[in-house]
RNA sequence: ACGCUCGUAACUCAGUUGGUAGAGUAGAUGGCUUUUAACCAUCGAGUCGUAGGUUCGAAUCCUACCGGGCGUA
Numbered sequence: 001a002c003g004c005u006c007g008u009a010a011c012u013c014a015g016u017u018g019g020u021a022g023a024g025u026a027g028a029u030g031g032c033u034u035u036u037a038a039c040c041a042u043c044g045a046g047u048c049g050u051a052g053g054u055u056c057g058a059a060u061c062c063u064a065c066c067g068g069g070c071g072u073a
Stems, first nucleotide, its partner, number of pairs: 001072007010025004019056001027043005049065005
């Protein structure tokens, strides 16, 4: 330099051909318990890497860029 791949909650990851952004763990609150842990219930947390484009509508499609990984030279 070129090619491929990944980027979604604090962390690990789903999101099946465009139509309300989710799960587990972690965290907070309450219940239970003599207390802690465990267990049960509830809750909060995201400008979906950035910027444009297409579309009535984009995490999803297109383009460029940024960052991680792999490969070729």